[in-house]
Molecule: SAM riboswitch aptamer (S box leader)
Organism: Zhihengliuella sp.
RNA sequence: UAACCAUCCAGAGCGGCUGAGAGAUCUGGCUCGACGACGCCGCAGCAACCCCCACCCGAACGCGAACCGUCCAGGCUCGCGUGGGAACGGGAAGGUGCUACCGCCAGGACCGAUGGAGG
Numbered sequence: 001u002a003a004c005c006a007u008c009c010a011g012a013g014c015g016g017c018u019g020a021g022a023g024a025u026c027u028g029g030c031u032c033g034a035c036g037a038c039g040c041c042g043c044a045g046c047a048a049c050c051c052c053c054a055c056c057c058g059a060a061c062g063c064g065a066a067c068c069g070u071c072c073a074g075g076c077u078c079g080c081g082u083g084g085g086a087a088c089g090g091g092a093a094g095g096u097g098c099u100a101c102c103g104c105c106a107g108g109a110c111c112g113a114u115g116g117a118g119g
Stems, first nucleotide, its partner, number of pairs: 004116005013043005021032003025108005044099003049095002051091003055085003060082006067075002103111001
């Protein structure tokens, strides 16, 4: 980041600071909030996007072994590694993210958020 991909009805809160609005935006509604919301910090947790593993592939390369070839050249099969994939399954060290309400609901718009990927 006006372009690409995926997800957004599951899940997970305490403490400290602060002090008036907050739930992204507009309209309407519904909620949260001086019994301290929102936000920031710390800790804890949730989840599994990236990641790791099991597992799979076999074009190419490397190494090793068996076999064919008397030997050589060569061939062939298997294993391992590099490489690629990884739906379902398992994990949670690391990078993010998230932890009222379905992105709170309905409608709107070059909507938004998060991750990946790219620059």